[in-house]
RNA sequence: GGGGAUAUAGUGUAGCUUGGCUAUCAUUGGCGGCUGGGGGCCGUCAGACCCGGGUUCAAAUCCUGGUAUCCCCA
Numbered sequence: 001g002g003g004g005a006u007a008u009a010g011u012g013u014a015g016c017u018u019g020g021c022u023a024u025c026a027u028u029g030g031c032g033g034c035u036g037g038g039g040g041c042c043g044u045c046a047g048a049c050c051c052g053g054g055u056u057c058a059a060a061u062c063c064u065g066g067u068a069u070c071c072c073c074a
Stems, first nucleotide, its partner, number of pairs: 001073007010027003020057001028046007050066005
């Protein structure tokens, strides 16, 4: 220098060629319940689409330019 993959709550993940529901689930944290207490279980709430631009009524998703990490070639 060329090519490819990945980026979503504190952590791990689904969703990405079906563009549209309150963005999924687990864990974590707050509150509450069951229990004499603990553990455990249950309910509820909080928390995320790597950054910029474009297309569209509407973008995590499509297009485009970057950034970071990893892999391959030179």